[in-house]
RNA sequence: AUAGCGAUUCAGGGAAAGGUGAAAUUCCUUCUCGGCGGUAAACCCCGCGAGAGACUUGGUCUCAGGAUUCGGUGCAAUUCCGAAGGCGACAGUAAAGGCUGGAUAGAAGAAGAGCUAG
Numbered sequence: 001a002u003a004g005c006g007a008u009u010c011a012g013g014g015a016a017a018g019g020u021g022a023a024a025u026u027c028c029u030u031c032u033c034g035g036c037g038g039u040a041a042a043c044c045c046c047g048c049g050a051g052a053g054a055c056u057u058g059g060u061c062u063c064a065g066g067a068u069u070c071g072g073u074g075c076a077a078u079u080c081c082g083a084a085g086g087c088g089a090c091a092g093u094a095a096a097g098g099c100u101g102g103a104u105a106g107a108a109g110a111a112g113a114g115c116u117a118g
Base pairs, nucleotide, nucleotide: 002117003116004115005114008111009110010109016030017029018028019027031098032097033088034087035048036047037046038045043086044085051063052062053061054060055059068084069083070082071081072080090101091100092099
């Protein structure tokens, strides 16, 4: 270096202005945000996480859950550059990605250290 083990720490962003209304940060216009792994660097490709349920409570299984095209460069890009689009769990509330809440939670995963093997 490599593999395994348990523990520790870390691990999500966003509402500014106007309109209608009895009431909306929820509707309308403009605004604004983009978790983790993979891959030419990704909110929209592939896969995963946050929700609900069941069970033998081990984790596993089941259900629910979103969206992209065109042009350019290049060996390689639905990832870069240019342009135009689109999407966003659950509960509450005038209908919510942005407010409040479950959540001082949990987690995809990331990091350094330790121990063991060789």